The part of an RNA shown here (small-subunit ribosomal RNA, 3' major domain) has 476 nucleotides and comes from Spatholobus suberectus. The coordinates come from a structure-prediction model, not an experiment, and the mean pLDDT is 82.

Context: one part of a larger RNA
RNA sequence: UGACGGGGGCCCGCACAAGCAGUGGAGCAUAUGGUUUAAUUCGAUGCAAAGCAAAGAACCUUACCAGGGCUUGAUAUGCCGUGAAUCCUCUUGAAAGAGAGGGGUGCCUUCGGGAAUACAGACACAGGUGGUGCACGGCUAUCGUCAGCUCGUGUCGUAAGGUGUUGAGUUACGUCCCGCAACGAGCGCAACCCUCGUGUUUAGUUGCCAACGUUGAGUUUGGAACCCUGAGCAAACUGCCGAUUAUAAGCCAGAAGAAGGUGAGGAUGACGUCAAGUCAUCAUGCCCUUUAUGCCCUGGGUGACACACGUGCUACAAUGGACAAGACAAAGGAUCGCAAUCCCGCAAGGGUGAGCUAAUUCCAAAAACCCAUCCUCAGUUCGAAUUAUAGGUUGCAACUCGCCUGCAUGAAGCUAAAAUCACUAGUAAUCGCCGGUCAACCAUACAGCAGUGAAUUUGUUUUCAUGCCUUAUACA
Repeated sequence: UGACGGGGGCCCGCACAAGCAGUGGAGCAUAUGGUUUAAUUCGAUGCAAAGCAAAGAACCUUACCAGGGCUUGAUAUGCCGUGAAUCCUCUUGAAAGAGAGGGGUGCCUUCGGGAAUACAGACACAGGUGGUGCACGGCUAUCGUCAGCUCGUGUCGUAAGGUGUUGAGUUACGUCCCGCAACGAGCGCAACCCUCGUGUUUAGUUGCCAACGUUGAGUUUGGAACCCUGAGCAAACUGCCGAUUAUAAGCCAGAAGAAGGUGAGGAUGACGUCAAGUCAUCAUGCCCUUUAUGCCCUGGGUGACACACGUGCUACAAUGGACAAGACAAAGGAUCGCAAUCCCGCAAGGGUGAGCUAAUUCCAAAAACCCAUCCUCAGUUCGAAUUAUAGGUUGCAACUCGCCUGCAUGAAGCUAAAAUCACUAGUAAUCGCCGGUCAACCAUACAGCAGUGAAUUUGUUUUCAUGCCUUAUACA
């Protein structure tokens, strides 16, 4: 100087407390371990692995296994030879491929040849999702959006080092102020960026308003006040008033205001820590492999199942379930697409195919909600697993192994032990909607969007974690 203490002091954090809803018990979905297997490809393993990489494993993907094949190779550059190339047919095969036949002679030319392309050959080489993340780059997680981490000059100390950065206050903040052998500066903090919230200016089409009209779709006319959309500007700064403090920084209360003390959210992540993660995104040193650890194909596997654990979905019901009628969003996507209308079907879906390259058309029905009726506390009109069967759809193909629908079946489950997690306001809880990936879909996931909309915070005694000061030390 650090590290550490079941030492001390101060501060802070959904850390505790106060609340609220969960997990842990049930069924299922999914990930992982284990076991099994020809293979169950590989990686990730406390927080910071486990609905993770994977924004979508039937084939492909695919890296794994079995079998069938290839060896200058699926691909690149270089050399030589032959034939233009594309194309058609047949045999064999699970396919990859192998064998045979036919047709065809193009473009440029200095007539030597060349370009492009296919096949054959020899070698240099290609190839490797093979190893090492403890050889590396790059990227990323984490402490942590915590308030820290340092430097120059000076000065103190023999030196390691100290000082500055400590102290009195204050702040979300090493934020600011006062003091001080320090004076300054840098990376961080904050601000500058984006979204939301208010007003105003400007612009009005496909949006808005009025007239007219319609089964529906605005074909039409007028308007620019509102709504909305886009662009620009303004607005918040402790600016004003009062109290308090040290006449400071600040803090408290108030006014005005759409918004008040960081207005709310996002992006933004200092020096470093963990030989943290990734050689399987990519890049790369070294090692290994080269008729195979490379390449092509068919089928299988990644979907197995005594069990263990994580993350979720659905429930156990009456603040509910069923049925019927009615109302109100936002944000997205659409030409290999979204598809209205009408008809068929109990339904999934099928036929038709107007309109839309979209503020115009479509997906599209928002659902919780409200009103009316039934159920009346039951393993039930709760709950939906499982199973049987009949269909639909995507796709070359749905057996291993897709999704959806009808009818039948109707497990467990009556609020869950020890323990444990999220959350402080438009938050939790609850309710639906949309998107990416995508032929289809195992999505209950992930990423967004709006609707309804709480409770509690006395506080820092205690638990955990962080920071600063101080102190002890068998530690470095």

Rfam family: Bacterial small subunit ribosomal RNA. Gene Ontology terms of the family: structural constituent of ribosome and ribosome. The source organism's lineage runs through Eukaryota, eudicotyledons, Fabaceae, Papilionoideae and Spatholobus. The full RNA is in RNAcentral, with records from SILVA.